[in-house]
Two RNAs folded together computationally: RNase P RNA and transfer RNA, 432 nucleotides in total. Model confidence (mean pLDDT): 78 of 100. It holds a member of the Rfam family "Bacterial RNase P class A". The family's RNA type in Rfam is ribozyme.

RNA sequence: GAAGUUGGCCGGAUAAUCGCUGUCAGUUUUUAACUGGGGGAGGAAAGUCCGGGCUUCAUAGGGCAGGGUGCCAGGUAACCCCUGGGCGGUGUGAACCGACGACCAGUGCAACAGAGAGCAAACCGCCGAUGGCCCGCGCAAGCGGGAUCAGGUAAGGGUGAAAGGGUGCGGUAAGAGCGCACCGCGCGGCUGGCAACAGUCCGUGGCACGGUAAACUCCACCCGAAGCAAGACCAAAUAGGAAUCCUGAGGUACGGCCCGUACUGGAUUCGGGUAGGUCGCGUGAGGUGUGUGGCGACGCACAUCCAAGAUGAAUGAUUAUCCAAGACAGAACCCGGCUUACAGGCCAACUUCGCAU
RNA sequence: UGGGGUGUAGUCAAGCGGUAAGGCAACGGGUUUUGAUCCCGUCAUGCGCAGGUUCGAAUCCUGCUAUCCCAGCCA
Repeated sequence: GAAGUUGGCCGGAUAAUCGCUGUCAGUUUUUAACUGGGGGAGGAAAGUCCGGGCUUCAUAGGGCAGGGUGCCAGGUAACCCCUGGGCGGUGUGAACCGACGACCAGUGCAACAGAGAGCAAACCGCCGAUGGCCCGCGCAAGCGGGAUCAGGUAAGGGUGAAAGGGUGCGGUAAGAGCGCACCGCGCGGCUGGCAACAGUCCGUGGCACGGUAAACUCCACCCGAAGCAAGACCAAAUAGGAAUCCUGAGGUACGGCCCGUACUGGAUUCGGGUAGGUCGCGUGAGGUGUGUGGCGACGCACAUCCAAGAUGAAUGAUUAUCCAAGACAGAACCCGGCUUACAGGCCAACUUCGCAU
Repeated sequence: UGGGGUGUAGUCAAGCGGUAAGGCAACGGGUUUUGAUCCCGUCAUGCGCAGGUUCGAAUCCUGCUAUCCCAGCCA
């Protein structure tokens, strides 16, 4: 200098004028208005995919069913999250990716092709030692030949996503873990590690154990249901009405079922009335800084700060200046994550290549 | 705002691990004097998009996207 990897940060700025919306203080003619001070979208406010707070249901109880998670250890209020480690894969590398328990408990699935697809099989091929058959020689015993039958075989070919270790040597009629060496694999031990797991360690087994659990299932752990239109209160209003259905071993609270507790009607449709206000609702698992423990996620202590809260729903418009010329996008109970969208810019650490010293 | 469902040819739809039925519509032919009906045949860029699991995905899983439905109180 070029190309990258990871982590973090910003994501128009300043000023003036006119608005909009909360809050605090003051004044007035006090359901309100005016004046002044101060505040007013995001890193994703989004998707609503997880987890939790909060609220109601019974104090949320027992069992079944159902759902979720899934290498190990830790963090956390909790998690399908995060951190560190292990194993596997990708990359020259920094690094990145992984739904990563168990098909030697059971059940299932594998279309088509192929001889054979789950106690393996034999189409082409190779062999035909052994026993027949045929031919030749021989008096005979027997010898030689044929690849013809039985049979042997899984080297090689072929099918398929997948055909039951690999290479080499020996061996054989031809072959084959049939034997051996090395590699790989399984099991047991030892050593290291909290563990997952690892080992250039020791022994042992010729290898018997194919794939699929985002198939049923098994194992371990976790999960009550609904959601701020939750819910609490005030006010207003009225026909708390009608029809149909369900029953009393019922029905409702209660949600898929049973038990249990409490209560005694419940569901649907039609009709009627009212749709106003207050709270929930902004001090919170909060932010920032310093110290400290930890590799880290994060914890602890102290100091300091207060930073939108609407309910037709505010956060805008105009002008001026500047630059690198502004992407994706707008809170609605709150918080921690994940995922998705995103113009451009900045910082730090690291990697590879080239050049110079 | 919260909750729930559905995307398969122009349209209605079946299939839910093994290579996508069927009806209507459209097109061509026959029947008829002509039209409808009826009969025969044909048609297609079809599983919303992307990624994953699997030998194999419309089907199973994940993420997007489009579209539809429901809702207060007296109760």